Predicted 3D model of a 114-nucleotide RNA (SAM riboswitch aptamer (S box leader)) from a Gammaproteobacteria bacterium. The sequence was found by an Rfam model in a public genome assembly.

RNA sequence: UACUCAUCGAGACCGGCUGAGGGAUAAGGCCCUUAGACGCCGGGGCAACCGCCAGGACUAACCACCCUGGAAAGGUGCCAACUCCUGCAACCCUUCGGGGUAGACAGAUGAGCG
Numbered sequence: 001u002a003c004u005c006a007u008c009g010a011g012a013c014c015g016g017c018u019g020a021g022g023g024a025u026a027a028g029g030c031c032c033u034u035a036g037a038c039g040c041c042g043g044g045g046c047a048a049c050c051g052c053c054a055g056g057a058c059u060a061a062c063c064a065c066c067c068u069g070g071a072a073a074g075g076u077g078c079c080a081a082c083u084c085c086u087g088c089a090a091c092c093c094u095u096c097g098g099g100g101u102a103g104a105c106a107g108a109u110g111a112g113c114g
Stems, first nucleotide, its partner, number of pairs: 001114001003112006013043005021032003027086003044079003049075002052070005083106001088103001090101004
């Protein structure tokens, strides 16, 4: 860094350093922030993707894939707001301001593969 698959309305904060912007992305909105945000470091925590354990299913049998559950010492990830919201297109509703549903695109995380 390309591609594939899965998930994305839940959950989880303290201390130190720093010092002006930050919330991926063009735009709009809204929000956080000198009562110190964002970021970095340390500690703590959340979660359960991989890995681990048990059971099931499959099988002649075993393994793998698959399903369910468990633990949290391992590899990641995460700890304002739904991925903060909208934008694109479809359908439905509308008091015409807008609202709702399921998608596309983009993105994030994990796993696999190159």